[in-house]
RNA sequence: CCACCAUCCCGAGCGGCUGAGAGAUCUGGCUCGACGACGCCGCAGCAACCUUCGGAUGUGCCGAUCGGCCGUUUGUGCCCGGCGCAUCAGAAAAGGUGCUACCGCCAGGAUCGAUGGGAG
Repeated sequence: CCACCAUCCCGAGCGGCUGAGAGAUCUGGCUCGACGACGCCGCAGCAACCUUCGGAUGUGCCGAUCGGCCGUUUGUGCCCGGCGCAUCAGAAAAGGUGCUACCGCCAGGAUCGAUGGGAG
C1' cells in the first nucleotide's frame, strides 16, 4: 500500500497552547463555538480489538520395554496423559493500539470514512 474480517445506539474529562470555525461528503435540519469550540500537548479515565491467564467443548498428532481397558488374531474401538489448533464463556489491565458532546449528531443520496485485526 492493500484483498479480507469485525465494530461504529454501552462507557469515559480536566488542565495548558492556539484562535475560528466545528460535528467525513452533498441537500435539509439540529447542535457545539470568542463564557474559546475544532485541533495539538500533558495528565486522568473508559473499553477490551490485539495481548495475558486459567476453564469447558471439539478436533489433529504423539505415548520409544508396548500408557490403561475391551475384543477371537489384528483394531477407522473406548478411556487416560502430553502437545497443538479452533470455538465458547469468564478473569486481568502490565504491554500495542483506540476512544472520552450529540447513534459516524439526525433524515435522504451516492460515495466513503474511522478503529482494530490481517493474508499478500

SAM riboswitch aptamer (S box leader) from Nesterenkonia xinjiangensis, 120 nucleotides, folded computationally.
The sequence is in RNAcentral, with records from Rfam.
The model forms 96% of the base pairs in the Rfam consensus.
The prediction has a mean pLDDT of 81.